[in-house]
RNA sequence: CCGAUGACCGCGCCGAAUCCCGCGGACGCCGUCCCGGGAACCGGGGACCCGAUCUUCAGGGGUGAAUCCGUCCGCCGCGGACGGAAGGGCGACUCCGGCCCGAACCCGUCAGCUGACCCGGUAGGCGCCAUGGGAGAGGACAG
Repeated sequence: CCGAUGACCGCGCCGAAUCCCGCGGACGCCGUCCCGGGAACCGGGGACCCGAUCUUCAGGGGUGAAUCCGUCCGCCGCGGACGGAAGGGCGACUCCGGCCCGAACCCGUCAGCUGACCCGGUAGGCGCCAUGGGAGAGGACAG
C1' cells in the first nucleotide's frame, strides 16, 4: 500500500414488526435485559344492508409483491432447468435509465362484505464511501 474477515458506533434498506414512561428488578452498569404502564402500526374473525344464490373433494380459506404462462427433463400429487408475464423493491413525489425480487408459511372441512364486539402480531434478514444515474415537480415547520 492492496485485499479479505470479525466486532463496535453511526447512517440506511425489505417488512406492520416501532416509540415513550418508571423513585420497579437484574447485570458484565455512557448501556442491555426483564417486569409494569402508555402510544402507534399491522392482521384475522364478526350483523342489518349489499353481494351471492350450483357451489364445499377437483375441498375451501389466510398472511405476503410473490401468482400465472410456455418449452424441456424427472422419481409425473409434484419437483428441476430455461425463458416470460401479473405484481413488488432500490435514502420522501413523478418520469426515464439501471439493478434486484417474483419466496415462504399458516388455518384445519370452516370463514363474502360487515357496526358493535372478539382474537392475534410488533419478527426476521441485509447493505455501507456506497448511497442521492438523469430530468422535473415541490417549498415544510415554528413564531

A computed fold for a 143-nucleotide RNA from Actinomadura verrucosospora, annotated as c-di-AMP riboswitch aptamer (ydaO/yuaA leader). The sequence is in RNAcentral, with records from Rfam. Its Rfam family is "c-di-AMP riboswitch aptamer (ydaO/yuaA leader)". From the family's description: This family represents a conserved RNA structure found upstream of the ydaO and yuaA genes in Bacillus subtilis and related genes in other bacteria. Lineage of the source: Bacteria > Actinomycetota > Streptosporangiales > Thermomonosporaceae > Actinomadura.